[in-house]
RNA sequence: AGAGUUCGCUAGGCAAUCGCCGCUCCUGUAAAGGAGGGGAGGAAAGUCCGGGCUCCAUAGAGCAGGGUGCCAGGUAAUGCCUGGGGGGCGUAAGCCUACGGAAAGUGCAGCAGAGAGCAGACCGCCUACGUUUUCUGUUUACAGAAAGCCGGUAAGGGUGAAAGGGUGCGGUAAGAGCGCACCGCAUGAGUGGCAACAUUUCAUGGCAUGGUAAACCCCACCUGGAGCAAGACCAAAUAGGAAUCCACGAAGGUAUGGCUCAUAUCGGAUUCGGGUAGGUCGCUCGAGGCCUGUGGCGACGCAGGCCCUAGAUGAAUGAUUGUCCACGACAAAACCCGGCUUAUCGGCGAACUCUACAC
Numbered sequence: 001a002g003a004g005u006u007c008g009c010u011a012g013g014c015a016a017u018c019g020c021c022g023c024u025c026c027u028g029u030a031a032a033g034g035a036g037g038g039g040a041g042g043a044a045a046g047u048c049c050g051g052g053c054u055c056c057a058u059a060g061a062g063c064a065g066g067g068u069g070c071c072a073g074g075u076a077a078u079g080c081c082u083g084g085g086g087g088g089c090g091u092a093a094g095c096c097u098a099c100g101g102a103a104a105g106u107g108c109a110g111c112a113g114a115g116a117g118c119a120g121a122c123c124g125c126c127u128a129c130g131u132u133u134u135c136u137g138u139u140u141a142c143a144g145a146a147a148g149c150c151g152g153u154a155a156g157g158g159u160g161a162a163a164g165g166g167u168g169c170g171g172u173a174a175g176a177g178c179g180c181a182c183c184g185c186a187u188g189a190g191u192g193g194c195a196a197c198a199u200u201u202c203a204u205g206g207c208a209u210g211g212u213a214a215a216c217c218c219c220a221c222c223u224g225g226a227g228c229a230a231g232a233c234c235a236a237a238u239a240g241g242a243a244u245c246c247a248c249g250a251a252g253g254u255a256u257g258g259c260u261c262a263u264a265u266c267g268g269a270u271u272c273g274g275g276u277a278g279g280u281c282g283c284u285c286g287a288g289g290c291c292u293g294u295g296g297c298g299a300c301g302c303a304g305g306c307c308c309u310a311g312a313u314g315a316a317u318g319a320u321u322g323u324c325c326a327c328g329a330c331a332a333a334a335c336c337c338g339g340c341u342u343a344u345c346g347g348c349g350a351a352c353u354c355u356a357c358a359c
Stems, first nucleotide, its partner, number of pairs: 001355010012324007020039002023036005041330001045341002048339005053227004065223005070084005085099001086097004100218002105216002107212002122157002124153003130149008165183006184207001185205005190199003231281004241272006252266005288307008325328001
């Protein structure tokens, strides 16, 4: 200098004017007015996990359903995080990992290929054993050769993602863990580690029943339901309900009717409780933030000090102008936290890796 890896920070700046939503103080009987100060994010998002909180349900145990799935730790908790182990990728820094069980059982597998699950003979190799024909030696018997049949064979070719360990020597009719050596594998013991696991240790076994469990399933562990429109409180008008008191068949209202009579029907007042509109609370001081010290490799814990930092409910956080620059992305709270995932114009910082060159 170039190419990368990991972690962290930031998310246009300044000024003026006019507004919007809360809070505090002052004036005022009140209405209202004035002053001061605060007002979106790293993801506020998706609503995918885990908790707090609220209501409902709930003896205990089990089944079903759902979830999780290497080990240890952290945490309020987690499917998250940290550290470690195994496997894969990368020259490396580093990254990815749903990583229990396939000799409990069931299911599934396109094409190609002879054969794909109690393996398999298409080409090739072999003709020992059994058997047929021919030829030769030969008196027959017998021996040899050639070509077949029945067969043998997993070395070689070929198919496939995958063909039931690899290399070599021996062995054989040809072959084959058939035997042996080395490598690999499996099992057991020892050793190291809390453990997952590792093993340049020892012994045993010729090697054994391929894949798929985000297919059913088995094993281990976890698991009540609904959600702030949860839920709690205050409480009109109208209608209906209950209690008490007052009226007693009068008066009045309504319906039939053009009107009267008539007929039918309806008591009045006060109080209480439920519920609706409306309002208040829940609502933001919290597993909170920052700094220092300290324990721990780390996630994180402990101690001390300091700080208060949106809270709306048709729902605020905006608009205009000026100016500067590198010309500004994704997107905006709605009960609150901890995570994960996804979106994002750019800018800045730290540590580390590789390559080339110079000293």
Molecule: Bacterial RNase P class A
Organism: Amphritea sp.